[in-house]
RNA sequence: GAUCCCAUAGCUCAGUCGGUAGAGCAACUGACUUUUAAUCAGUAGGCCGAUGGUUCGAGUCCAUCUGGGAUCACCA
Numbered sequence: 001g002a003u004c005c006c007a008u009a010g011c012u013c014a015g016u017c018g019g020u021a022g023a024g025c026a027a028c029u030g031a032c033u034u035u036u037a038a039u040c041a042g043u044a045g046g047c048c049g050a051u052g053g054u055u056c057g058a059g060u061c062c063a064u065c066u067g068g069g070a071u072c073a074c075c076a
Stems, first nucleotide, its partner, number of pairs: 001072007010025004019056001027043005049065005
């Protein structure tokens, strides 16, 4: 330098054919328990890396950029 992949909740990951986002763990509250843990019930938490574009409508499609990874190339 070229090509490809990844970026979604605190963490690990889903998200179908474009129709307004979920799970597990963690956190918090309650129940249970002498207490803790475990168990059970519930609650909160993200506008989806950034900026534009297409569209009635974008996590999803397009462009550019940022960060991470892989392969290849160059290295006089």
Predicted 3D model of a 76-nucleotide RNA (transfer RNA) from Hankyongella ginsenosidimutans.
Rfam family: tRNA. Rfam describes the family as follows. Transfer RNA (tRNA) molecules are approximately 80 nucleotides in length. It is annotated as a transfer RNA.
RNAcentral records the identical sequence in 2 taxa.
The sequence is in RNAcentral, with records from ENA.
Lineage of the source: Bacteria > Pseudomonadati > Alphaproteobacteria > Sphingomonadaceae > Hankyongella.